[in-house]
Context: one part of a larger RNA
RNA sequence: CCAGAGACUCCUGGAGGGAAGCGAAGACCCCGUGGAGCUUUACUGCAGUCUGCUGUUGGAGUUGGGUUUCUAGUGUAGAGCGUAGGCGGGAGCCAUCGAAGCCAGGUCGCAAGGCCUGGUAGAGGCGCCAAUGUAACACCGCCCAUUAGCGACCGUGCUCCUAACUGUUUCGGCAGGACCCCAGCAGAUGGGCAGUUUCGCUGGGGCGGCAGCCUCUCGAAAAGUUAUCGAGAGGGCCCAAAGGUCAGCUUAGACGGGUCAGAAAUCCGUCGUAAAGGGCAAGGCCAAAAGCUGGCCUAACUGUGUUAUCACUCUCGGAUAACGCAGGGGCGAAAGCCGGGCCUAGCGAACCCCGAGGUCCCUCUUGAUGGGGGUUCGGGAUGACGGAAAAGCUACCCCGGGGAUAACAGAGUUGUCACGGGCAAGAGUCCGUAUCGACCCCGUGGCUUGCUACCUCGAUGUCGGUUCUUCGCAUCCUGGCCGUGCAGCAGCGGCCAAGGGUAGGGUUGUUCGCCCGUUAAAGCGGAUCGUGAGCUGGGUUUAGACCGUCGUGAGACAGGUCAGACGCUAUCUUCCAGGAG
Numbered sequence: 001c002c003a004g005a006g007a008c009u010c011c012u013g014g015a016g017g018g019a020a021g022c023g024a025a026g027a028c029c030c031c032g033u034g035g036a037g038c039u040u041u042a043c044u045g046c047a048g049u050c051u052g053c054u055g056u057u058g059g060a061g062u063u064g065g066g067u068u069u070c071u072a073g074u075g076u077a078g079a080g081c082g083u084a085g086g087c088g089g090g091a092g093c094c095a096u097c098g099a100a101g102c103c104a105g106g107u108c109g110c111a112a113g114g115c116c117u118g119g120u121a122g123a124g125g126c127g128c129c130a131a132u133g134u135a136a137c138a139c140c141g142c143c144c145a146u147u148a149g150c151g152a153c154c155g156u157g158c159u160c161c162u163a164a165c166u167g168u169u170u171c172g173g174c175a176g177g178a179c180c181c182c183a184g185c186a187g188a189u190g191g192g193c194a195g196u197u198u199c200g201c202u203g204g205g206g207c208g209g210c211a212g213c214c215u216c217u218c219g220a221a222a223a224g225u226u227a228u229c230g231a232g233a234g235g236g237c238c239c240a241a242a243g244g245u246c247a248g249c250u251u252a253g254a255c256g257g258g259u260c261a262g263a264a265a266u267c268c269g270u271c272g273u274a275a276a277g278g279g280c281a282a283g284g285c286c287a288a289a290a291g292c293u294g295g296c297c298u299a300a301c302u303g304u305g306u307u308a309u310c311a312c313u314c315u316c317g318g319a320u321a322a323c324g325c326a327g328g329g330g331c332g333a334a335a336g337c338c339g340g341g342c343c344u345a346g347c348g349a350a351c352c353c354c355g356a357g358g359u360c361c362c363u364c365u366u367g368a369u370g371g372g373g374g375u376u377c378g379g380g381a382u383g384a385c386g387g388a389a390a391a392g393c394u395a396c397c398c399c400g401g402g403g404a405u406a407a408c409a410g411a412g413u414u415g416u417c418a419c420g421g422g423c424a425a426g427a428g429u430c431c432g433u434a435u436c437g438a439c440c441c442c443g444u445g446g447c448u449u450g451c452u453a454c455c456u457c458g459a460u461g462u463c464g465g466u467u468c469u470u471c472g473c474a475u476c477c478u479g480g481c482c483g484u485g486c487a488g489c490a491g492c493g494g495c496c497a498a499g500g501g502u503a504g505g506g507u508u509g510u511u512c513g514c515c516c517g518u519u520a521a522a523g524c525g526g527a528u529c530g531u532g533a534g535c536u537g538g539g540u541u542u543a544g545a546c547c548g549u550c551g552u553g554a555g556a557c558a559g560g561u562c563a564g565a566c567g568c569u570a571u572c573u574u575c576c577a578g579g580a581g
Stems, first nucleotide, its partner, number of pairs: 008581008017573003021568002029402004034398002036394004042196005048189008058161005065154004070149006085143005092126003101120008165176004199212001200210002208229001213235006236385001237279001238341002243297007251275001253271005277286002280346001282344003301327010316386001329338003352380005358375001360374004409456001410454001411452003415449001417445006426436002463538001464536003468530001469527005476501003479496006504516004544562004548557003
């Protein structure tokens, strides 16, 4: 110096592995005392509709009711002169303005008789007095029941009229008619419409449950306190005695004895610290009692104070307890005890309503009465139990947020799963280990399914197929070797080995599986269940629609079915091809 190859810097073209690439404050899921649309036997209303009343709205007749003034009459248990309504007064009352009696008519009737009208008659009739539970329709007043009549008022049914009002009209009327229309008031109905509500905890949410108020035991780590959808049980009463006090008594059980009588009935004796009982859970506690029995009682009182506990640094409300004071009591001889129950569960605010009580307070200028309010006490309930008045759907959906919280993937774990080991009961004619191998025990893996909720919800595209590459070995074939219940051929089991290979069809969206004919063999797995800025889009998982089932319905369904948008011009990096220095 020439030829070739490589590195480096750069250029052109290409591919699309990575930048959990770009795009859009995730549409799934949960949360918010967020929103909207829809539904209904959610709640509360409003239109609308129906019915009634009143007004608009007037005149008559008739029917049968209710209330009531006035007048007149009636009122019979039995006894009793007899048809005694009740109470009170009462010793007189009525009568020539016509008494008793008689006649005629009417009416009521318990069939005895009562009452009214007319005529006749012409002077008396009735009461007090005796019998009776009550004494005179002798007389007067009030009241009850009932009947009749003249009225008044309120309402019922029916019929008629015409003038409001309505329709129509040839503008003369005609038809309807106090109905209808309209207005007000009341009741009913009322998703037609509207405003809202539809709880919380929660190993995501839903479903389930209540761990949402209270009591006991353990957990609880020897003061006290202490969590979990931790373990085990209870309460939401009961009792007029099961309360107060005073007095007396002692249980369960065992042994011995005793008629029916037995293991066990009632009786006697001895022992008997509680092994019984205490209304109900558990724990604590209790023997001349807190248990059992009896007497007398009602402190299961009124008013008030201090302190403590539940219960916390503290406050409000509440509950409970201890110790007092005053009043009035119970029991006991007295000391004393008693403001419920042997103790610890057995419970509830404000507003509103109801009830009680008082020389009390306020009340629209003053006084009185009534009413209302206040103060005090008691009751009525909120169990989501410090207590809104309250049903659902949303795949038509929306907003704000969350990786505080689910589905995919990852991570952790490995019950489950896969693979292996120890021991060897047994099967294998005999014989544990050729081969198979129970019970029990120990691992490895991180391919299944779970669990957890650690990264990601201002987004890491989700099943299967396809394309393409690489890795592991627990090896399907091919290679080397050992054992055999290996004669050979063919098998069965094991050891080493990952170089290469491991296919084509049918059915199904399928992975998988089943089937067909081949093959030496048609291996198992990993790579964000490799691979959608590579493809597909059959499945799943938006909006349409149908079926079955469920739901009153809106709608819902790891039930089925048909249809249904797959964006991106490559900055860096990576790789491939070509080129320049």